Predicted 3D model of a 270-nucleotide part of an RNA (large-subunit ribosomal RNA, domain VI) from a Bradymonadales bacterium. It matches the Rfam family "Bacterial large subunit ribosomal RNA". Rfam links the family to the GO terms ribosome and structural constituent of ribosome. RNAcentral holds the full RNA, with entries from ENA. Lineage of the source: Bacteria > delta/epsilon subdivisions > Deltaproteobacteria > Bradymonadales.

Context: one part of a larger RNA
Parts: sequence; structure tokens; C1' cells
RNA sequence: UGUAGGAUACUUGAGGAGAGCUUUCCCUAGUACGAGAGGACCGGGAAGGACGAACCGCUGGUGUGCCAGUUGUCUCGCCAGAGGCAUUAGCUGGGUAGCUAUGUUCGGAACGGAGAAGCGCUGAAAGCAUCUAAGUGCGAAACCGACUCCAAAACAAGGUAUCCCUGGAACUUCAGUUCCCUAAAGACCCCUCGAAGACUACGAGGUUGAUAGGCUGGAUGUGGAAGCGCAGCGAUGCGUGGAGCUUACCAGUACUAAUUGGUCGUGAGG
Repeated sequence: UGUAGGAUACUUGAGGAGAGCUUUCCCUAGUACGAGAGGACCGGGAAGGACGAACCGCUGGUGUGCCAGUUGUCUCGCCAGAGGCAUUAGCUGGGUAGCUAUGUUCGGAACGGAGAAGCGCUGAAAGCAUCUAAGUGCGAAACCGACUCCAAAACAAGGUAUCCCUGGAACUUCAGUUCCCUAAAGACCCCUCGAAGACUACGAGGUUGAUAGGCUGGAUGUGGAAGCGCAGCGAUGCGUGGAGCUUACCAGUACUAAUUGGUCGUGAGG
């Protein structure tokens, strides 16, 4: 820009893409077969491997400042208690959310159509024979569906539901032009954000509000704060006390910020 008015939702599926793998064991059955050795078809069941997708409840990883420990040194006058630097974590032990695999779950299928090689039925040409000439049955991981995803620019531009707009004058070369009035539904700008994201887009919100921050409560993590008391000459230990602190998690709560506004989009549609 188009899809013969504009808009918001939900869709159909022409077409396209993906997937398609395989092993071992058990039963049937030590049966059929075979002198024996050996050892099935068909059918049923169970475990895997590789590959792929999704996810984070479990097992773990990471987790740069969430908690704790600790060395050297400097600072806060000193003690105690803290902070800085040693990698823009000094080192060490753990670890929430998120992201993750080595973790978990699931997938390949079944089925239908047509049909290759092949196997047939009926059957002439050619009184017989012949799967083929007419006709017709079966038949492979291959083909077309079926399964998953994208998809109406599929220009034959599809469908359904709902919402919105019902003024005037002049000119005219007539799908028109100009002026006045009007400005819908809806969308955007802007702002608060996100399990969305390079930007954009997408999604949630903007006071008729829980969108983000804060605060409160909880969860989680760390692992027993400081102060005070007690015991000990002291290092230290014990009590107060599962203490104190706690990022991204879960809720609640308008305290703060989403203010006020502006723009586009028209007037019933050849």
C1' cells in the first nucleotide's frame, strides 16, 4: 500500500515446514522343521540406545554481594563492633529466583488410500494354456493422508460475531473540488512494566488502578546476630534465642510513580 466504508475479536486452511530411527530380552515354544546339532514364521509383551521437544517438582550446576566463616593491612580516637582493599566477590563454606543437564516428562506409533518388485482371481486374443488385453484381490521404512507447527499478499487477498458514523452551501470537466459544521467505534503518542525483547514487535496496566517501586506478612537461604548476663586467669563456651539478617519468589496494601493532555481515524460507503 492492497484486500471497494471504518474497527475489534475469533477463525477456515490453499500452500509450506517438521517428525518418520533402531536394538535386546520374555511369552507363544525348545513348539513347527530337523537324524541330530540347532531352531523359527505369525502374534503378544517388557526393557533400552541414539535423536527431538518441553519443563525445573526431584538430583545437581551457576547464582558479582543473600547468609556465614576467615588471613594480611588501613580507617572509623581506643575496647567492642563495623567498613575499605587484596579480581569492580581477597579467599573459603553454603545458597533464593532465573537460566540450565548430567535431572524429569513426552514423542516416532496405530490407522486409511493409492500402489513398486512380487503373489494371485476370473479371462480371451489363440475352443487349450495364460496375473492382462477388458475387469479384479493382496502387497514395502518409499508416495498421499493421518500427527506437530506456520499460514488469506491464498491478488480467486476467504469466513463468523460484534461495534461505529444517517450535516449544510457553492462550483463542476462528475468515483470530483472548495468552504463551514462535525470528529464516532477504535488506535496511537506519552507514562508504569513484563516469565516479551538487539531495536521494533508482542503482552500486562495507566487512579473506575495492584503495572512497577516502597512497606507489611509469608516462603526460601544462611545457621545461632548485636547488646546484656553467667562460667572460665584466659583463649573461649553457655543463656537470652531456630536468633539475627535475607536479591530476583508468593500474597496483601494506593505510601510513591503511571498527571494533565495531544494526534490519527469521519459523516452510510463504485